[in-house]
This is a predicted structure of an 82-nucleotide RNA (c-di-GMP-I-GGC riboswitch aptamer) from a Gammaproteobacteria bacterium. It matches the Rfam family "c-di-GMP-I-GGC riboswitch aptamer". Gene Ontology term of the family: cyclic-di-GMP binding. It was read from a public genome assembly, where an Rfam model found it. Model confidence (mean pLDDT): 84 of 100. The model forms 91% of the base pairs in the Rfam consensus.
RNA sequence: CUCGAUAACGGCAAACCCCGAGUAAUCGGGGGACGCAAAGCCACGGGUCCCUGGGCAUAGAGGGACGGCCGGGUUACCGAAG
Numbered sequence: 001c002u003c004g005a006u007a008a009c010g011g012c013a014a015a016c017c018c019c020g021a022g023u024a025a026u027c028g029g030g031g032g033a034c035g036c037a038a039a040g041c042c043a044c045g046g047g048u049c050c051c052u053g054g055g056c057a058u059a060g061a062g063g064g065a066c067g068g069c070c071g072g073g074u075u076a077c078c079g080a081a082g
Base pairs, nucleotide, nucleotide: 002082003079004078011036012035016031017030018029019028020027021026034068040074041073042072044071045070046069047066048065049064050063051062052061
């Protein structure tokens, strides 16, 4: 540097419930744990979702959301085997 253990110290927090924000996707706080070796951070690429207007329809356009969909970038605890 890589790698990821029946290791150690810990960390995060799905669904669901309550409160709040948003047209919505969804987000924030509290509770709660399905899971996670980056489930820390970043919308760069793909993908999915929402809204707008247009439209016979297909397609296309604009704006937004998702990092716990995949890829990528970047930072980080520990130290078994390789």